[in-house]
RNA sequence: CGCUCAUCCAGAGGGGCACCAGGGAUACGGCCCGAUGACGCCCCGGCAACCAGCUGCCUUCCGCAGCCAGGUGCCAACUCCGUCCCGCACACAGGGUGCGGGAAAGAUGAGGA
Numbered sequence: 001c002g003c004u005c006a007u008c009c010a011g012a013g014g015g016g017c018a019c020c021a022g023g024g025a026u027a028c029g030g031c032c033c034g035a036u037g038a039c040g041c042c043c044c045g046g047c048a049a050c051c052a053g054c055u056g057c058c059u060u061c062c063g064c065a066g067c068c069a070g071g072u073g074c075c076a077a078c079u080c081c082g083u084c085c086c087g088c089a090c091a092c093a094g095g096g097u098g099c100g101g102g103a104a105a106g107a108u109g110a111g112g113a
Stems, first nucleotide, its partner, number of pairs: 001112001003111006013044005022033003027083004045075003050071002053067005079105001084102007
């Protein structure tokens, strides 16, 4: 970065700092967190296993399985939920609620330009 692919209902918290007050990506709505200090930053701890590394299977590649924890990542709520499209059920004057699927957007990784 109007690019590609994969994944996103699992998992993992303590301490410190402050002339911190809002925060949960964005807009709106909902809901939640927050002076018992959220968000942020630092330290320590932890989770996970995308990539790397190692081992095995395989003639090789691909692929699969296992080990490890070097590079990232992550540690409130499904990516907190909805928004756009489709299906089902119920409700219904004005078309809403619930469930399921998909899209879009976003995040992370591995690549590409």